[in-house]
């Protein structure tokens, strides 16, 4: 000097990501509870089966009174960060009245998928036209490679974060 290395450290992308606290709206005059009338033997507890619990006046309907909460969302502040994070898969366990199975939530692991933001269709969750998640199709943007040009910029094509930039190391060659 060149090549190589998921080596270490520090960074960049921008309406950047996630968490917590406070507050506001919505949830909702809903669920529930009480009273009255009717009603008539079953009812609800995530689903099925079994059990347990409630019930000769249950569930349910109407009227009156009373009357929440959770998840999710907006705003502000703080904290941790740049595979931040989100999915998917999988294992043990915990929770949902008890047992089995399923389902849902939480936790660990994976070198699986997604660079990031945003819009639209469809599907799922949801009270919801909010928001979130997934596929697909666009736009914008960062980065690297190749190509073109009048060349610190612009354009076109393509790739992916095990990426990119910078510095310091390791190895090999000269």
């Nucleotide at each position: 000097u060149u090549a190589u290395u998921a080596g270490a450290u520090a960074g960049a992308g921008g309406c950047g990501c996630a968490u917590u606290u406070u507050u506001c709206a919505a949830g909702a005059g809903u669920a529930g509870c009480u009273u009255a009338a009717g009603g008539a033997a079953g009812g609800g507890c995530a689903a099925a089966c079994g059990g347990g619990c409630c019930g000769g006046g249950c569930a349910c309907u109407u009227a009156a009174g009373u009357g929440a909460a959770a998840g999710g969302g907006g705003a502000a502040a703080a904290u941790g960060c740049c595979g931040a994070a989100g999915g998917g898969g999988u294992a043990c366990g915990a929770u949902g009245c008890c047992g089995u199975u399923u389902c849902a939530u939480c936790u660990g692991c994976c070198g699986c998928c997604u660079g990031g933001u945003u819009g639209a269709c469809u599907g799922g969750u949801g009270a919801a036209u909010a928001a979130c998640c997934a596929u697909u199709c666009g736009a914008c943007u960062g980065u690297c490679g190749c190509g073109u040009g009048a060349a610190u910029c612009a354009c076109g094509c393509g790739g992916a974060g095990u990426g990119c930039u910078a510095u310091c190391g390791g190895u090999a060659a000269u």
A computed fold for a 174-nucleotide RNA from a Clostridiaceae bacterium, annotated as Lysine riboswitch aptamer. Of the family's consensus pairs, 98% are formed in the model. Model confidence (mean pLDDT): 80 of 100. Rfam family: Lysine riboswitch aptamer. Rfam describes the family as follows. Riboswitches are metabolite binding domains within certain messenger RNAs that serve as precision sensors for their corresponding targets. The organism belongs to Clostridiaceae, within Bacteria.